[in-house]
This record gives sequence, C1' cells and structure tokens, in this order.
RNA sequence: GCCCUUGUAGCUCAGUGGUAGAGCAGUUGCCUCUUAAGCAAACGGUCCCAGGUUCAAGUCCUGGCGGGGGCA
Repeated sequence: GCCCUUGUAGCUCAGUGGUAGAGCAGUUGCCUCUUAAGCAAACGGUCCCAGGUUCAAGUCCUGGCGGGGGCA
C1' cells in the first nucleotide's frame, strides 16, 4: 500500500428497512437476626464520525477513524 472482517448500555453480545433489546455488572425494594443466594422493579443508548439512498436507516451505499485478520 491492497483486500476481508468488525464497531449497538459499564462489560459480553442480539437486532429481516418500520417504537433499540437480552444476559451480566451497578442502583432500589422484597425475603433474612445479618450476609450471601433467590425474587421484583426501575435506571442505563447522539447505535464510532460525516455524507448518500429512502416516506422511513442500527440495518443498504460511499468516504473517514479505531480494533482484528490476510497478502505484499
């Protein structure tokens, strides 16, 4: 330098163009003499950035940036 792949909650990851989700962590409550375990609830998101297509984009297209891999 070229090619492939990846970027979504604090972490690990889902998400067929039509209201962004789960598990874990954290918070609060229940339970308990207390803690742990268990149960319940709420909280937590500019979906890496900028453009494009579309009535509508996390999703499709282009470029950039970061991570991983391959070739030279």

Background
A computed fold for a 72-nucleotide RNA from a Parcubacteria group bacterium, annotated as transfer RNA. The coordinates come from a structure-prediction model, not an experiment, and the mean pLDDT is 82. Rfam family: tRNA. Rfam classes the family as a transfer RNA. Its family is annotated with triplet codon-amino acid adaptor activity in the Gene Ontology.